[in-house]
RNA sequence: CGAGUGAACCGGGCGGUCGCCUGUUUUUCUUUCGCGAAAAGCAGGAGGAAAGUCCGAACUCCAGAGGGCGAGGCGCUGGGUAAUCCCCAGGUGCUGUGAGGCAACGGAAAGUGCCACAGAAAACAAACCGCCCUGAUUCCCCGACCUUAGGGGAAGGGGCAAGGGUGAAAAGGUGGUGUAAGAGACCACCGCGCGGAGUGGUAACACGCCGCGGCACGGCAAACCCCGCCUGGAGAAAGACCAAAUAGGGAAGCGUCGUUCUCUUAGGCAUUGGGAGAACGAGCAGGUGGCCCGCCUGAGGCUUCCGGGUAGGUCGUUUGAGACGUCCAGUAAUGGACGCCCCAGAUGAAUGACCGCACAAGACAGAAUUCGGCUUACAGGUCCGCUCGCCUU
RNA sequence: UGGGGUGUCGUCAAGUGGUAAGACACGGGCCUUUGGAGCCCGCAUCCGGAGGUUCGAAUCCUCCCACCCCAGCCA
Numbered sequence: 001c002g003a004g005u006g007a008a009c010c011g012g013g014c015g016g017u018c019g020c021c022u023g024u025u026u027u028u029c030u031u032u033c034g035c036g037a038a039a040a041g042c043a044g045g046a047g048g049a050a051a052g053u054c055c056g057a058a059c060u061c062c063a064g065a066g067g068g069c070g071a072g073g074c075g076c077u078g079g080g081u082a083a084u085c086c087c088c089a090g091g092u093g094c095u096g097u098g099a100g101g102c103a104a105c106g107g108a109a110a111g112u113g114c115c116a117c118a119g120a121a122a123a124c125a126a127a128c129c130g131c132c133c134u135g136a137u138u139c140c141c142c143g144a145c146c147u148u149a150g151g152g153g154a155a156g157g158g159g160c161a162a163g164g165g166u167g168a169a170a171a172g173g174u175g176g177u178g179u180a181a182g183a184g185a186c187c188a189c190c191g192c193g194c195g196g197a198g199u200g201g202u203a204a205c206a207c208g209c210c211g212c213g214g215c216a217c218g219g220c221a222a223a224c225c226c227c228g229c230c231u232g233g234a235g236a237a238a239g240a241c242c243a244a245a246u247a248g249g250g251a252a253g254c255g256u257c258g259u260u261c262u263c264u265u266a267g268g269c270a271u272u273g274g275g276a277g278a279a280c281g282a283g284c285a286g287g288u289g290g291c292c293c294g295c296c297u298g299a300g301g302c303u304u305c306c307g308g309g310u311a312g313g314u315c316g317u318u319u320g321a322g323a324c325g326u327c328c329a330g331u332a333a334u335g336g337a338c339g340c341c342c343c344a345g346a347u348g349a350a351u352g353a354c355c356g357c358a359c360a361a362g363a364c365a366g367a368a369u370u371c372g373g374c375u376u377a378c379a380g381g382u383c384c385g386c387u388c389g390c391c392u393u
Numbered sequence: 394u395g396g397g398g399u400g401u402c403g404u405c406a407a408g409u410g411g412u413a414a415g416a417c418a419c420g421g422g423c424c425u426u427u428g429g430a431g432c433c434c435g436c437a438u439c440c441g442g443a444g445g446u447u448c449g450a451a452u453c454c455u456c457c458c459a460c461c462c463c464a465g466c467c468a
Stems, first nucleotide, its partner, number of pairs: 001389006008382003013357006020045010047364001051375002054373005059235004066293004071231005076090005091105001092103004106226002111224002113220003128164002130160005137155006172190006191215001192213005198207003239315004249306006256282011284298004308467003322341001324339006359362001394464007403417003411448001419435005441457005
């Protein structure tokens, strides 16, 4: 100098004029004595993603949020955190010359299932070509004058899994022994699996050692499933209060029995019958956004549909797992102590327009209950660490 | 603002791991004097887009994009 890699940060600036939202102070007006309106001054006024709504929470309601089944999610180890599918550190695997990057990374010897086409065979292996043996019988050829003997080949019978070929994937590799030909059939080395104790590490795991196994174990779990852990539901249109309004409507469906006791009535009394109430049991309906149990509520209503009215205000609402600075603990994520600060809060919804100056000519994009993450979009710029290549000294 | 759902040819759509059915429409041909009807043939390089899992993805997973639907109170 060029190429790359990791991490952090900024993401329009300065000045002027006019305007918008919120808070606050003062003055004036109005008072139904709560407040309201107007003007002026002062202070503050979008983001790193405010986005997607993908995770995790706070908060609120569902009576309480309990058990089982089901369903869903997560999945190497340790740590961090209010919590997480997030973050940090490490392990293993893959990848890059390297700095580094990526990983839904438990289990395929629990079971079930799938592996199209091709191919002999796709999982208790198998045999198309091929290789080897046999070929007394049958057939063909050579041979010789002919036959026989002999030789070659085929059908048939048997062995093999080395080679070819197919496929995404074909049941360890190299060398040797062995054999008719071969083959972990056997042997050596390498690789692999299982078991054992040891060393290092909190652990995942790593390392070497010993023994066993000739290897018997293909892939897929983002297929069912198994193992372990986690999860009740709804969401600021949550929810609380005030006000306004009326056809407080219509239709359909579902809507109670038994036992005991008490009172009352018929009656002279008892039995018995009718009425009322209570208790218990069972059933029914609703609550429960998958089901069951359990629980709660109810005899009045409940569910669905049609129709009608209203759609205003206050709170929730911005002081919070808060921002900034210093120090300490920790490899780090992060935590702790002290100091200091208050930093948008709208509800037809504010944060803008114009002019001037300079430059690199300004990207993606706009809060809506609030946080912590992830993901996605993004012109341009700043700083630091590291790697590779080339050149010069 | 919150919740739910759907994307396959021009239109309606089947297909839920193994060659993207079918109908209408469209294009060409046959038939007919011509048109219609009828018959035959053709028509998805990309299943909304991009990645991943798998030998293999419209289908399974993740992230984006577009479109559609639902909602308060009173009684």
Source information
Two RNAs folded together computationally: RNase P RNA and transfer RNA, 468 nucleotides in total. Rfam match: Bacterial RNase P class A. It is annotated as a ribozyme. Rfam links the family to the GO terms tRNA processing, ribonuclease P activity and dimeric ribonuclease P complex. Its mean pLDDT, the model's own confidence on a scale to 100, is 77.